A computed fold for a 1522-nucleotide RNA from Butyricimonas faecihominis, annotated as small-subunit ribosomal RNA. It matches the Rfam family "Bacterial small subunit ribosomal RNA".
RNA sequence: AUGAAGAGUUUGAUCCUGGCUCAGGAUGAACGCUAGCGACAGGCUUAACACAUGCAAGUCGAGGGGCAGCGGGGAGUAGCAAUACUUCGCCGGCGACCGGCGCACGGGUGAGUAACACGUGUGCAACCAACCCCGUACCGGGAGAUAACCCGCGGAAACGUGGACUAACAUCCCAUAAUACUGGAGGAUCGCAUGAUCUUUCAUUUAAAAUUCCGGUGGUACGGGACGGGCACGCGCGACAUUAGGUAGUUGGCGGGGUAACGGCCCACCAAGCCGACGAUGUCUAGGGGUUCUGAGAGGAAGGUCCCCCACACUGGAACUGAGACACGGUCCAGACUCCUACGGGAGGCAGCAGUGAGGAAUAUUGGUCAAUGGGCGAGAGCCUGAACCAGCCAAGUCGCGUGAGGGAUGAAUGGUCCAUGGCCUGUAAACCUCUUUUGUCAAGGAAGAAUAAAUUGCACGUGUGCGAUCUUGCCAGUACUUGACGAAUAAGCAUCGGCUAACUCCGUGCCAGCAGCCGCGGUAAUACGGGGGAUGCGAGCGUUAUCCGGAUUUAUUGGGUUUAAAGGGCGCGUAGGCGGGACGCCAAGUCAGCGGUAAAAGACUGCAGCUAAACUGUAGCACGCCGUUGAAACUGGCGCCCUCGAGACGAGACGAGGGAGGCGGAACAAGUGAAGUAGCGGUGAAAUGCUUAGAUAUCACUUGGAACCCCGAUAGCGAAGGCAGCUUCCCAGGCUCGAUCUGACGCUGAUGCGCGAGAGCGUGGGUAGCGAACAGGAUUAGAUACCCUGGUAGUCCACGCCGUAAACGAUGCUCACUGGAUCUUGGCGAUACACUGCCAGGGUUCAAGCGAAAGUAUUAAGUGAGCCACCUGGGGAGUACGUCGGCAACGAUGAAACUCAAAGGAAUUGACGGGGGCCCGCACAAGCGGAGGAACAUGUGGUUUAAUUCGAUGAUACGCGAGGAACCUUACCCGGGUUUAAAUGUAUUUUGCAUUUCUUGGAAACAGGAAUUCCCUUCGGGGCUAGAUACAAGGUGCUGCAUGGUUGUCGUCAGCUCGUGCCGUGAGGUGUCGGGUUAAGUCCCAUAACGAGCGCAACCCCUAUCGCCAGUUGCCAUCGGUUGAAGCCGGGCACUCUGUCGAGACUGCCACCGUAAGGUGCGAGGAAGGCGGGGAUGACGUCAAAUCAGCACGGCCCUUACACCCGGGGCGACACACGUGUUACAAUGGCCGGUACAGAGGGCAGCCACGGGGUGACCCGGAGCGAAUCUCUAAAGCCGGUCGUAGUUCGGACUGGAGUCUGCAACCCGACUCCACGAAGUUGGAUUCGCUAGUAAUCGCGCAUCAGCCAUGGCGCGGUGAAUACGUUCCCGGGCCUUGUACACACCGCCCGUCAAGCCAUGGAAGCCGGGAGUACCUGAAGAUCGUGACCGCGAGGAACGGGCUAGGGUAAUACCGGUAACUGGGGCUAAGUCGUAACAAGGUAGCCGUACCGGAAGGUGCGGCUGGAACACCUCCUUU
Repeated sequence: AUGAAGAGUUUGAUCCUGGCUCAGGAUGAACGCUAGCGACAGGCUUAACACAUGCAAGUCGAGGGGCAGCGGGGAGUAGCAAUACUUCGCCGGCGACCGGCGCACGGGUGAGUAACACGUGUGCAACCAACCCCGUACCGGGAGAUAACCCGCGGAAACGUGGACUAACAUCCCAUAAUACUGGAGGAUCGCAUGAUCUUUCAUUUAAAAUUCCGGUGGUACGGGACGGGCACGCGCGACAUUAGGUAGUUGGCGGGGUAACGGCCCACCAAGCCGACGAUGUCUAGGGGUUCUGAGAGGAAGGUCCCCCACACUGGAACUGAGACACGGUCCAGACUCCUACGGGAGGCAGCAGUGAGGAAUAUUGGUCAAUGGGCGAGAGCCUGAACCAGCCAAGUCGCGUGAGGGAUGAAUGGUCCAUGGCCUGUAAACCUCUUUUGUCAAGGAAGAAUAAAUUGCACGUGUGCGAUCUUGCCAGUACUUGACGAAUAAGCAUCGGCUAACUCCGUGCCAGCAGCCGCGGUAAUACGGGGGAUGCGAGCGUUAUCCGGAUUUAUUGGGUUUAAAGGGCGCGUAGGCGGGACGCCAAGUCAGCGGUAAAAGACUGCAGCUAAACUGUAGCACGCCGUUGAAACUGGCGCCCUCGAGACGAGACGAGGGAGGCGGAACAAGUGAAGUAGCGGUGAAAUGCUUAGAUAUCACUUGGAACCCCGAUAGCGAAGGCAGCUUCCCAGGCUCGAUCUGACGCUGAUGCGCGAGAGCGUGGGUAGCGAACAGGAUUAGAUACCCUGGUAGUCCACGCCGUAAACGAUGCUCACUGGAUCUUGGCGAUACACUGCCAGGGUUCAAGCGAAAGUAUUAAGUGAGCCACCUGGGGAGUACGUCGGCAACGAUGAAACUCAAAGGAAUUGACGGGGGCCCGCACAAGCGGAGGAACAUGUGGUUUAAUUCGAUGAUACGCGAGGAACCUUACCCGGGUUUAAAUGUAUUUUGCAUUUCUUGGAAACAGGAAUUCCCUUCGGGGCUAGAUACAAGGUGCUGCAUGGUUGUCGUCAGCUCGUGCCGUGAGGUGUCGGGUUAAGUCCCAUAACGAGCGCAACCCCUAUCGCCAGUUGCCAUCGGUUGAAGCCGGGCACUCUGUCGAGACUGCCACCGUAAGGUGCGAGGAAGGCGGGGAUGACGUCAAAUCAGCACGGCCCUUACACCCGGGGCGACACACGUGUUACAAUGGCCGGUACAGAGGGCAGCCACGGGGUGACCCGGAGCGAAUCUCUAAAGCCGGUCGUAGUUCGGACUGGAGUCUGCAACCCGACUCCACGAAGUUGGAUUCGCUAGUAAUCGCGCAUCAGCCAUGGCGCGGUGAAUACGUUCCCGGGCCUUGUACACACCGCCCGUCAAGCCAUGGAAGCCGGGAGUACCUGAAGAUCGUGACCGCGAGGAACGGGCUAGGGUAAUACCGGUAACUGGGGCUAAGUCGUAACAAGGUAGCCGUACCGGAAGGUGCGGCUGGAACACCUCCUUU
């Protein structure tokens, strides 16, 4: 010492800046849903809008005259009486009247007021004061009126008026009177001053009311007190400077008037002052305070209830009365409004309490009582009191209570939900048992608040006070409270549930409906919408809205910033102001301390106490500030005196593109002239415009002209900044160094002010070579108002004068002090010196500490401190509008708001991208070979068509793709016919012996109907099969590949992608993985804050190339033998080939050279193979919401006599077209005919089929072998020979006709094959484009899968024959690594700018129109006080009346200001996928940007000057080229 919390949102991610938003508290609140009770407190925030009705200020008969009404009494008349009538102020009393006091309080409201209004503290030597208290003195005598009443009159009324009578504590006169008042003359004391107090004396003026029980009460004068008021001053107390000047009674004086009193308060005169940047004046807003809310506090906001002060009372003005008013429920006048009226006139003022209308989101009863508290009057009783106290209404607030407590599991039922024979939630919740009774209902009792009052009475003392007794008085209220009875009985909702923020699921919906405080949800699986269930929070309330503070250190005093985020003035001089070196002394303003006064009460805080407790209330204590007083003297300040280190002066020295004026110089350029010379010149990416035979360009000479000053030159120098460059002369200025002669703080900063201030621009006059906005032409282009080219005017230059802005930048204000190194450099010093170590003042680079969000900065600070100035507070709107100032203009300076967004931004990170850079790969280009694109056909696709032409695939990465085979089937499509628990399968139980099959009817078939038929095995337990039944699970090629699994394509077989630990960084992240080499490779080596590791690479696997061991049939046949027409055909053999397992082999291992190494090179060796030998399989982290729900699986949705299922037929095969992929060709390196040779890999029983026969042939008929190293299917190109002779052919084979074969239930739509005939296009293919680097391309055939057959020219394999070329990496495409820029991150197919068009919104200008307040001038001018006059009245005093000035109000006129509206007009913001272009971000394709000028549909372009907030290049080495 009791006090301080944050979060969401900018990004792919990060740190920072910065705004927006939320969580808290509060309220005189309102709205929505809901509602049991009590206590306390509260209740028109809007129209100071208008008000019906009632009430809110009266009282005193003990001041008075009186007697209208009431009661009593007396008298009289009538009557039996009751009673009625008349009369008498006799009594109680009392309307109206005279008089006194009160009505100036209490109560209401906040319009006005920015002011001595309020708060606080002082002063009045400049004041008042009724009632109350104290003191002193006094109260004698007289007079005339007047209201009421009475009699009249006028008027509708309100009211007015005439006559007559009368009283007083009403009024007046006389007397008395000073310590009162006024004036004069002295004295004393005091005060800061004007002056005050006391005292002596003289003169002047002024008083009274009665009543009485004789005590008093009341009255008069004066003094004092108390309460209350008046005035003055210090300080405090809103916004706007886009309000900068205001002021004529204004400022002061003198003299008057006026007032309770001071004062220009008012007046006459005199002077010319007074206020203002320390904010006058003006405009707008506003009652102020105690306090209230919030906040840790400092602050910020507010001023409702309660208390104090002020102001106001329909609006404006005015006075009267009075102690007090310029008066809420008084008066007069004017105005507006309402009401009455007999139209002549009148009446009124709820911002009192209730209440009404209106306004509004919104705020109560036309209640009770004076019992208490208080007020007025009264002697008192008492009367009055909408003050007050109570009650009523309202969850509108705070506090408190309750709606039950304990037990109770089959975890009931219902509801909800799920992975559903079951579980989970609702939930101990309920039921049920036991208990309690606050509250509730009923009943009984029943307060405190009431006494210091009155009355009566007792006692004491001088009857008035004090102390007692008795009695009376309660609206609230039969309320609070207490007791009893009854009985869980009478009582729970609201909001929320994506994050912030506690709380989750189902259904519905489908960018719709809607939500939303911010971020944001919703486009078919929504925890965000709506509903249900459940949950969370609070609870008689809960939410929403509005407003304030907080969070927000987001105006920063506490407690912020300004290089790049918003923010340093373009620079200097300097005024005010702020701040200021060393020593001493004095003062005491600031400062500090003690004491005193004040700081109202209430409130807040603390203690205690009273209502059952709390809220609430009572009581006691404490505090800020201001004022006074006494002291202290360190610091600041003031004054005095001194000092020299700050600052300045002086002497000496050198320094510099510092400034101004003049003179001079050479080179280049242009023009002119001449010479000489000939056909082009010039210009560009390429061109053209242009110049040139009238002789250009190029060359030479001379002349003239203007502008700029090569080299030196720099990273340099000077200047405050802008800026300054040939040489030289003169003038001016500056800093530096050395010396230590002088002054003695003279200093620093600097609002306003003054000056300087690039370029562009403006004015006047010159000048004009080059350059060159505008402009013209030529190009480019889709266009090209541009970039490029040819010209070219202003301008650029000079003089004088304006302008005053720039990326005027170090984006860094000035001054002073302090705080580590290294290095370069300029000027000076250390006598000299190139050496050396230093000093001072500048100019740079680099690194520490520190600072910083980081980048960075770092003695030239952005470090640490001090002083002063300037500036900032989200983005846009906007440096715009309006206003003002400046300017000749252009324009500059100052400088908003509405509206709109949730961001805008800084630095850095990782990616991606670049018409950035470096390095490197790839059939990427190049070099080659062969194709495609032209033809016909095949096939796929688009399109079109169709009843249907099922569906999917669509750049690369769809298109001979899913499909490895659509006549039916397939089949999903269409037409038609039919079926409806239905197909198939499985499990379990059980039953049956059927089913099946055959025949038959209808039918296109499916299907429907009929007939016949009627199990097997067995170990006898049963099992198998079939069918039926039961239970369970239907089916869907319907949708969603953007809900998914699985699989696949592509980047890409590219060399990458990551992790652990450590280290670096606030962090994202980096490092490792970078660098130097090397490799096919993140392959390896070296280096290294990294060290290791994983997935990839490679290797391990398979095939192939060589060899070996083993094995030897179906393979082979060298040797031996046999057989045949021939033949491994046979015996035999396993040598060889081959087959098949297992091994070997290749590793830069060896050699040479290069290299540290890794590795490289070699027409080296060896080897079958050589530097990865060839091929395959193998595809990292990931990308494309890539493909597939139609292969399969699967969530959700959808259909259920159909979107399911069966069948017949059709379609998937269509055909003006377009594209892709292929086949065959166009021929002679060929076609045809004949002969002849050699594979591999596969397949084969519903098969392959030898062989024989038939057929021209497809094929058919016979028929052996082979489930296959055995049998079988098996080559073609090639080779040999012949023919054709360049032709639409003996090329080519489409199409068509005819005849057949085969498969199949069936070849019409719609099969293949064969034969005969027919014989189309096509003569090598435009732009463009594809594949391939060796056993490859090209070319030749063979096989297989699917399959009855086949539309296969496709796909997958196999072997035969077998090339050409690669200089090289500039370019195209794709990729890898490093680096750089970025406004991109959906990542360049990105982002993004401006005009135009459309809609909406707010706003500026604007002819004019309307309104408002304030002022000016003039005219008019009520009431009123005042002044003057005052012939009328009065004996008089005086009054009426009249006049004057003043003034509210009214009118006229012109002006300024403010606001509204407005044809038209300007820009701005937002909005859907509009239009035109492409300006910016990469070197953004012309680097961008700033100022200025001109031009252009638009972004913009160009000129001049400036900036870097521009990339690349630069330096070194190497290579290439010249």

Overview:
Model confidence (mean pLDDT): 82 of 100.